Predicted 3D model of a 71-nucleotide RNA (transfer RNA) from a Candidatus Omnitrophota bacterium.
It matches the Rfam family "tRNA". Its family is annotated with triplet codon-amino acid adaptor activity in the Gene Ontology.
């Protein structure tokens, strides 16, 4: 240099056009003498940028990062 995959919560993960979810993690509460462990409740996100659309995590283009495979 060419070609393909992937990027969403602090971590693992859904969501294939129409309010972004769960799980474990965190924070408060509630039970306990106290911890833990239940149980309630709460916070936090779609790499950027830009077009398509009435509407975009989804499609398009380009860029960044990670992985792989050609040269």
């Nucleotide at each position: 240099g060419c070609g393909g995959g992937c990027g969403u919560a602090g971590u693992u993960c859904a969501a294939u056009g129409g309010c972004a979810g769960a799980a474990c993690a965190c924070u408060g509460g509630c039970c306990u003498u106290c911890c833990a462990a239940g149980c309630c409740a709460g916070a936090u996100a779609u790499g950027g940028c830009g077009g398509u659309u009435c509407g975009a995590c989804u499609c398009c283009g380009c860029u960044c990062g990670c992985c792989c495979g050609c040269u």

The sequence was found in a public genome assembly. The organism belongs to Candidatus Omnitrophota, within Bacteria.